[in-house]
C1' cells in the first nucleotide's frame, strides 16, 4: 500500500419579486436549487448506484426525468461563452422540484478507529 472482519461519526439543496383570485411558496412572469461512485480534466442532463413506485414472507425481480452548439486542449455531453431542458408519492381554500406529511425512517456512499493478514 492492499486484503477480510467489527465498530464510530457523516451522510439533499431550494419561492425572492410581482400579478391575477374568495383562496396560490401549488397557476402566469420573474426567481432559487441540484444526493453519491466512476469518467484522459470539475457532470441535475454521459454510466452505474441511491432514494421513489410496483411485485414478493424474503432473497430479489421490474419500472422510473433532462442537452445541445462554439471555444480551448494531448483529453472535457464533466471546464469557458451561448443557448435549452429536468425533477416521486399522498396531502392542501386552485394544479407543488421549492410549503406540509411518510421520515428523530431509509440511504447510495464517505471519512476514522480497532483487529486480520498479505
Nucleotide at each position: 500500500c492492499g486484503u477480510a472482519a467489527u465498530c464510530u461519526u457523516u451522510g439533499g439543496g431550494g419561492c425572492a419579486g410581482a400579478g391575477u383570485g374568495c383562496a396560490a411558496g401549488u397557476c402566469u412572469c420573474u426567481a432559487c436549487c441540484g444526493g453519491u461512485g466512476g469518467u484522459a480534466a470539475a457532470a441535475g442532463u454521459c454510466c452505474a448506484c441511491g432514494a421513489g413506485c410496483c411485485g414478493g414472507c424474503a432473497a430479489c425481480g421490474g419500472c422510473u426525468g433532462a442537452u445541445c452548439c462554439u471555444g480551448u486542449g494531448c483529453a472535457a455531453u464533466u471546464c469557458a461563452g451561448g443557448a435549452a431542458c429536468c425533477g416521486a408519492c399522498g396531502g392542501u381554500a386552485a394544479c407543488a422540484g421549492u410549503c406540509c406529511g411518510g421520515a428523530u425512517g431509509g440511504g447510495a456512499a464517505a471519512a476514522g478507529a480497532u483487529c486480520u493478514u498479505g
FMN riboswitch aptamer (RFN element), 118 nucleotides, folded computationally. The coordinates come from a structure-prediction model, not an experiment, and the mean pLDDT is 86. It was read from a public genome assembly, where an Rfam model found it.